[in-house]
RNA sequence: GAAGCGGGCCAGACCGUCGCUGGGGCGAGCGCCGAAAGGCGGCCCUGGAGGAAGGUCCGGACUGCACAGGGCAGCGUAGCGGGUAACGCCCGUCCACCGCGAGGUGCGGAUCAGAGCCACAGAGACGAGUCCGCGUUGCGGGCCGCGGCGAAGGCGCAAGCCGGAGUCACGGGCAGGCAAGGCGGGGUGAAACGCGGCAAUCUCUACGCGCAGCAACACCGAAUAGGCACGCACUGACCUGGCCCGGCGAGCGUGCGGGUGGGUGGCACCGAGCCGCGUCGGCAACGCGCGGCCCAGACGGAUGGCGGUCACACCGGCGCGUCGCAAGAUGCGAAGGUGCACAGAAUCCGGCCUACCGGCCCGCUUCACUU
Numbered sequence: 001g002a003a004g005c006g007g008g009c010c011a012g013a014c015c016g017u018c019g020c021u022g023g024g025g026c027g028a029g030c031g032c033c034g035a036a037a038g039g040c041g042g043c044c045c046u047g048g049a050g051g052a053a054g055g056u057c058c059g060g061a062c063u064g065c066a067c068a069g070g071g072c073a074g075c076g077u078a079g080c081g082g083g084u085a086a087c088g089c090c091c092g093u094c095c096a097c098c099g100c101g102a103g104g105u106g107c108g109g110a111u112c113a114g115a116g117c118c119a120c121a122g123a124g125a126c127g128a129g130u131c132c133g134c135g136u137u138g139c140g141g142g143c144c145g146c147g148g149c150g151a152a153g154g155c156g157c158a159a160g161c162c163g164g165a166g167u168c169a170c171g172g173g174c175a176g177g178c179a180a181g182g183c184g185g186g187g188u189g190a191a192a193c194g195c196g197g198c199a200a201u202c203u204c205u206a207c208g209c210g211c212a213g214c215a216a217c218a219c220c221g222a223a224u225a226g227g228c229a230c231g232c233a234c235u236g237a238c239c240u241g242g243c244c245c246g247g248c249g250a251g252c253g254u255g256c257g258g259g260u261g262g263g264u265g266g267c268a269c270c271g272a273g274c275c276g277c278g279u280c281g282g283c284a285a286c287g288c289g290c291g292g293c294c295c296a297g298a299c300g301g302a303u304g305g306c307g308g309u310c311a312c313a314c315c316g317g318c319g320c321g322u323c324g325c326a327a328g329a330u331g332c333g334a335a336g337g338u339g340c341a342c343a344g345a346a347u348c349c350g351g352c353c354u355a356c357c358g359g360c361c362c363g364c365u366u367c368a369c370u371u
Stems, first nucleotide, its partner, number of pairs: 001367010012310007020048007030041004050342001054353002057351005062213004074209005079093005094108001095106004109204002114202002116198003126194001131186002133183002136180004142174003145170001147168003153162003217265004227256006239247002267300001273293006280287002312339004318333006
């Protein structure tokens, strides 16, 4: 110098101005909204997005369901050890694989029980048995040989002769079939009666998980309509401005309880909290101790716009320097211009995964060159 590996960090800063929103204080007058309770509008002080707030994948806090306890089913995890509130997360280490290496990845429990599967090839793939060869035993048939009997038919006056289909028995030979068990030669394949392989196929073993989720859940509770109880009412209630007459003509009054609209809490949290330090323990994750700090938050709706200065990256007419005869190469400066990503809290917390313009730092590896 080139190419990489691992880890950490930043995600513009400041000023002015106009806005939005949480909290506190002052002020107690007016206006608006609302049935009311109450809310909004003023001034001052002060807080106001992230490393992922995202996906909602995993684990918890919290809440309800019977004080959530046991079993079955279901789901999840899986070398070993440790960390943690917990985890499928993190750390260490073994093994396997990938890489020259720094390093990376994990489909790493069990074939003891039961089941399933094993591509292609091969006769046959876990089930039994035989594709080919050799020899043994048995069975049944074929052909040839020999022996007996001998049909049709032919010849003859006749006796008879010829003729040989077929049949019976015999042992021998030849070729082949079937069955049984035996030997083991060939071939296929990762694997062939041998205690093969796959558990990322079911299964088994161990461990974990009750279910639902802040739209959880708790509380307050209007009008109207409906419900229940009591009282009054066609012997005229209620209404007709207080009373009487008159009129009208079927409901009226009081109380209670449930639900709805709405409101409040949960919910902005002294906390698995944040920051810093350590002659602390531990290889590490992490733990312990000390000091400091209080750090967004909803109507589930704020966190922004503009201008200026500076910083960063890129482009940059041009100017200057160096090399060169030149063309040109290279370095510095620079008016000006452009850019600054991914994305935006919603009950809270710990992780994982995914997205991300660009930049900085630390450690390490391989190769090349120089001394």